Predicted 3D model of RNase P RNA and transfer RNA as a complex of 428 nucleotides.
RNA sequence: GCAGCAGGUCGGUUUGUCGCUCACCGCAAGGUGGGAGGAAAGUCCGGGCAACACAGAGCGCCAUACUUCCUAACGGGAAGCUGUUCGUGAGGGCAGAUGAGCGUAACAGAAAAUAACCGCCCCGUAGUGGGUAAGGGUGAAAAGGCGGGGUAAGAGCCCACCGGAUACCGUGGCAAUACGGUAUGCCGUACGCAUUAUGGGUUGCAAGGCCAUGUAUACCGGAUAGUCAGGGUUGCUCGCCCGAUGCCGGGGGGUAGGCCGCUAAAGGAGGAUGGUGACAUUGCUCCGCAGAUAAAUGACAGACAUCCCGAAGUUCUCGGGAUACAGAACCCGGCUUACAGACCGGCUGCUUUU
RNA sequence: UCUUCAGUAGCUCAGUCGGUUAGAGCAUCUGACUGUUAAUCAGAGGGUCGUUGGUUCAAGUCCAACCUGAAGAG
Numbered sequence: 001g002c003a004g005c006a007g008g009u010c011g012g013u014u015u016g017u018c019g020c021u022c023a024c025c026g027c028a029a030g031g032u033g034g035g036a037g038g039a040a041a042g043u044c045c046g047g048g049c050a051a052c053a054c055a056g057a058g059c060g061c062c063a064u065a066c067u068u069c070c071u072a073a074c075g076g077g078a079a080g081c082u083g084u085u086c087g088u089g090a091g092g093g094c095a096g097a098u099g100a101g102c103g104u105a106a107c108a109g110a111a112a113a114u115a116a117c118c119g120c121c122c123c124g125u126a127g128u129g130g131g132u133a134a135g136g137g138u139g140a141a142a143a144g145g146c147g148g149g150g151u152a153a154g155a156g157c158c159c160a161c162c163g164g165a166u167a168c169c170g171u172g173g174c175a176a177u178a179c180g181g182u183a184u185g186c187c188g189u190a191c192g193c194a195u196u197a198u199g200g201g202u203u204g205c206a207a208g209g210c211c212a213u214g215u216a217u218a219c220c221g222g223a224u225a226g227u228c229a230g231g232g233u234u235g236c237u238c239g240c241c242c243g244a245u246g247c248c249g250g251g252g253g254g255u256a257g258g259c260c261g262c263u264a265a266a267g268g269a270g271g272a273u274g275g276u277g278a279c280a281u282u283g284c285u286c287c288g289c290a291g292a293u294a295a296a297u298g299a300c301a302g303a304c305a306u307c308c309c310g311a312a313g314u315u316c317u318c319g320g321g322a323u324a325c326a327g328a329a330c331c332c333g334g335c336u337u338a339c340a341g342a343c344c345g346g347c348u349g350c351u352u353u354u
Numbered sequence: 355u356c357u358u359c360a361g362u363a364g365c366u367c368a369g370u371c372g373g374u375u376a377g378a379g380c381a382u383c384u385g386a387c388u389g390u391u392a393a394u395c396a397g398a399g400g401g402u403c404g405u406u407g408g409u410u411c412a413a414g415u416c417c418a419a420c421c422u423g424a425a426g427a428g
Base pairs, nucleotide, nucleotide: 001350002349003348004347005346007344008343009342010341012304013303014302015301016300017299018298020035021034022033023032024031025030037325041336042335044334045333046332047331048330049204050203051202052201056238057237058236059235061200062199063198064197065196066080067079068078069077070076081096082095083094084093085092086091097195098194101193102192103191104190105189117136118135119132120131121130122129123127144162145161147159148158149157163187164186165184166183167182168181169180170179171178172177208260209259210258211257217251219250220249221248222247228243230242231241232240267287268286269285270284271282272281273280274279305323306322307321308320309319310318311317355427356426357425358424359423360422361421364380365379366378367377373411382398383397384396385395386394404420405419406418407417408416
C1' cells in the first nucleotide's frame, strides 16, 4: 500500500423570517423556556404498572437446557469449555440435560438393527439344512481400523497397536473440562417421543378509575331457590366470591366529549474505585430532558462541513449535484431488522521498502 | 396501541406423521366432431410453493428473520 476480520463512536452545524405543540408568566396583546431515535420500527423475549379475588391446589400446555458469572428479570449479555463445520488466517456458524425405554429412517438394497442376496465353509437326511459379517453389490447411513493368533470357514472370539465411549485416581482450574494413569472389548448414525430440572396464573394503558351527554332492554333463546342453573377476561377440574323489584347469551338503541393513568424514572452525563469482562459502588460534580390524541417537533432562504461530476489545470478557484434509514403514543432492559457517509483504536493475509 | 390469521398454476382450492415426479376444477393452447360457432370428446403447456437463511440424507410441510394482505379488541 491492497484485501479482510471482529469491536466501538457519530450520524450534519449555524443565522434570519414565518409557523406547530406543551409548561410557566400576563386582564390582554404577547413574552420566556422545553420539544424524536439509534433504531422511536418489528412486537420477538423479559420486567415495572393495572385489572381480575393484591392469587390457592392438581392436571394439562408452553419455553429453556455445557460451565461460571452479570442483572429487577430474561429465551438477553460477559468470560470461558467440548465437538463439528466454513475460511490460508484474524475469526464466523451450528450443536452440547439423559449409561434406562419407545418410535421413524422414503426409494434402492437380502437386511436400516433378533442382518445371509451373491460369495465362503460344513454335513450323517443334499435340503425351503446349518455356520459365517473377512470380500462384492445397494444406500445419506451397513455393525470401530489394521496386523497377528485362532478356526471347517469366519468373527473383539483372543492378543498387540491406533481411534472412540464410560467409570475411577492424581495434577491444574470455582466449574464445564485439559493433561497423565488405571480398569471395562463397552463400540453404527440421525431425528423425534418420553423423562428430568428450572421458569411461566390470565389479560394488556382500547389495562383500569372518574365526570358529563344521551338512550328502549323492542325482539329471540336459556336458567328458576341452593344437596345448584348461571356469572365472576384463567385450557380443564376443584376451591373461593357473587347470586332476585331480577340473572346469562344473542340482538337492538344511545354516546363518538373531557379528566386521571402520563411521564422524575431499575433517571442521565462526566469523574473516581473494583472487576479480564458484562457490570457494580459512590457521604464527588453537573443536568434533571417531549407528553401530543388524528396526533406538534416543520417550511423557505443564506453560509459552512463532507463526498461526487465538469471546467481550468501544480495547489488555489468557478459551476452543478448529493447528504441515509426513518418519525415518540404507558414506561424501561434486551434481541432482530433498516441505514448515505465519516471517525477511532485492535488483529490477520499478501506485497514492497528499510 | 394491542391481538389473531393467511400467502401453493391466470382464478378458486387440496396436499395426512417431512419421502421418490406437488394435484383437482375453471381458464389457455392444439386436434377431432359441425356448413360455422357453442357444447362435447381426446391431448398438451403452465408452479423458484410470498422472500431469504437454517435443521435434515431429504423441506410446500419443521425453525428463525423479513415482505404482503385480511380480521378483531374501547
Its mean pLDDT, the model's own confidence on a scale to 100, is 76. Rfam match: Bacterial RNase P class A. Rfam classes the family as a ribozyme. Rfam's curators write: Ribonuclease P (RNase P) is a ubiquitous endoribonuclease, found in archaea, bacteria and eukarya as well as chloroplasts and mitochondria.